[in-house]
RNA sequence: CGAGCUGGCAGGGCGGUCGCGAGCCGGGUGACCGGCUCGAGGAAAGUCCGGACUCCGCAGGGCAGGGUGGUUGCUAACGGCAACCCGGGGUGACCCGCGGGAAAGUGCCACAGAAAACAGACCGCCCCCGUUUUCGGACGGGGGUAAGGGUGAAACGGUGGUGUAAGAGACCACCAGCGUCCCGGGUGACCGGGGCGGCUGGGUAAACCCCACCCGGAGCAAGGCCAAGAGGGAGCGCGAGCUCCUGCGCAGGCGUUCGAGGACGGCCCGUCCGAGCCUGCGGGUAGGCCGCUGGAGCCUGCCGGCGACGGCAGGCCGAGAUGGAUGGCCGCCGCCCCGCGAGCCGCAAGGCGACCGGGGAACAGGAUCCGGCUUACAUGCCAGCUCGUCCG
Numbered sequence: 001c002g003a004g005c006u007g008g009c010a011g012g013g014c015g016g017u018c019g020c021g022a023g024c025c026g027g028g029u030g031a032c033c034g035g036c037u038c039g040a041g042g043a044a045a046g047u048c049c050g051g052a053c054u055c056c057g058c059a060g061g062g063c064a065g066g067g068u069g070g071u072u073g074c075u076a077a078c079g080g081c082a083a084c085c086c087g088g089g090g091u092g093a094c095c096c097g098c099g100g101g102a103a104a105g106u107g108c109c110a111c112a113g114a115a116a117a118c119a120g121a122c123c124g125c126c127c128c129c130g131u132u133u134u135c136g137g138a139c140g141g142g143g144g145u146a147a148g149g150g151u152g153a154a155a156c157g158g159u160g161g162u163g164u165a166a167g168a169g170a171c172c173a174c175c176a177g178c179g180u181c182c183c184g185g186g187u188g189a190c191c192g193g194g195g196c197g198g199c200u201g202g203g204u205a206a207a208c209c210c211c212a213c214c215c216g217g218a219g220c221a222a223g224g225c226c227a228a229g230a231g232g233g234a235g236c237g238c239g240a241g242c243u244c245c246u247g248c249g250c251a252g253g254c255g256u257u258c259g260a261g262g263a264c265g266g267c268c269c270g271u272c273c274g275a276g277c278c279u280g281c282g283g284g285u286a287g288g289c290c291g292c293u294g295g296a297g298c299c300u301g302c303c304g305g306c307g308a309c310g311g312c313a314g315g316c317c318g319a320g321a322u323g324g325a326u327g328g329c330c331g332c333c334g335c336c337c338c339g340c341g342a343g344c345c346g347c348a349a350g351g352c353g354a355c356c357g358g359g360g361a362a363c364a365g366g367a368u369c370c371g372g373c374u375u376a377c378a379u380g381c382c383a384g385c386u387c388g389u390c391c392g
Base pairs, nucleotide, nucleotide: 001388002387003386004385005384006383007382008381009380010379012333013332014331015330016329017328018327020039021038022037023036024035025034026033027032041363045374046373048372049371050370051369052368053219054218055217056216060269061268062267063266065215066214067213068212069211070084071083072082073081074080085099086097087096088095089094100210101209105208106207107204108203109202122149123148124145125144126143127142128141129140130139131138132137157175158174159173160172161171162170176200178197179196180195181194182193183192184191185190223290224289225288226287233244234243235242236241248282249281250280251279252278253277254276261273262272263271264270297316298315299314300313301312302311303310304309335360336359337358338357339356343352344351345350
C1' cells in the first nucleotide's frame, strides 16, 4: 500500500422564537399566570423466550400435553451469554452447526436404474448341454458369479495377495470404521495409546417414537380503593335513531344436605367451596385515585475471574402521559452529494481542489417494569487481528 476478519461507539451542535406534558415554588376567590428543573431508543419495534409483581384455593395423584437437548460455568431465570469439546468451511484472522438416541420398534427414501435395504443378474465374466461352422466363433437352453461396466445423493468396507472354471472376508496382511476391555490426561464433553472380537448392521428423529431434565393458570384491561347507582357514556349514522358491558328491576324454570352451580389449566380419580344458577324482557353505566416507577438501576475507581460475571467503595436520580406530551419555524457552524471551477501536482493520460450557488440527512417512538433474542437502520468514527506485495 492492497485485500479481508472481529469487536465497539456516534446517530448532528449552538442560539432565537412559538408551543406541549410532569414536579416544585410564588401570585390569584377562581378560570389561570409567572419562575425553576426534568421530559424516548439503540433498537422504545416484533411481542418470540425468561423473570419481578398481582390475583386465582401456595395449585394433590395418574394419564395426556408443551418445551429444552455437546460439556462446564454465569445468571433472579431463560430457548440467553461465556469458555471449551466435536463436526464442517477458509492459506489465515475467523466463521457456521435445533450438536441426545437410527444394531428398541414403525414409517419414508423422488428421478434414473435390472435391483434402494437381512437388496439386486441389465451388460459383462465363467462352466455344462444341444445345434451349427468358413474352425475364429455364433445361436438357444440350464447354472455359477457382485471382481469390471452402466444408473444414482447413496449399490451392503478400501488396497494388495491367496484361492477359483470365473469369483467372493471364502481366507490372509495393512488401513478405515464399530463394539468391548485396559492404561494415561482432563471437573467434564472428550483426547492420546494398547489388547481382543465378528469381518462391516445406508440416510431421515424441525417423521412417529425412545431417553434425560423442566413446566399450575391468567395477566397492569393484573389487582385494590372511593364516588355514582336511574347517573354520567362509547361506537355507527347527516339526522331521527340503532347497537353494546358490569351491576339493577321484572317474569319464568331448576335448586338449598334427594344439593343447583362452581374451584383445583385438559381427562379420570380425589379433595374442597357451596345458595344461588339459567333464560327472556326492560333500562341503558364504565368518573376519579392507587398500582406507577428508586431499580436484578446508572456512572467512576479498585479487587477476583481466560471470560460471561461477581464483590467493595464513592457519586448520581434520568419520562410517567391516558383527547396519550417530548414538536414546528428561522439563523450560524459541522457532515454528505451535485454544478462552476481560482489554484496546485504531473512529460502526458490524469489527479487534488479554495471561494460561490443549489440540494440532502436513516430506521423509528414509551404505556407496569426488567434480562435477552430477532428484525430495521442514511452516514461517520475508533480499536485489535490476518493474508499478500514492495522498501529498509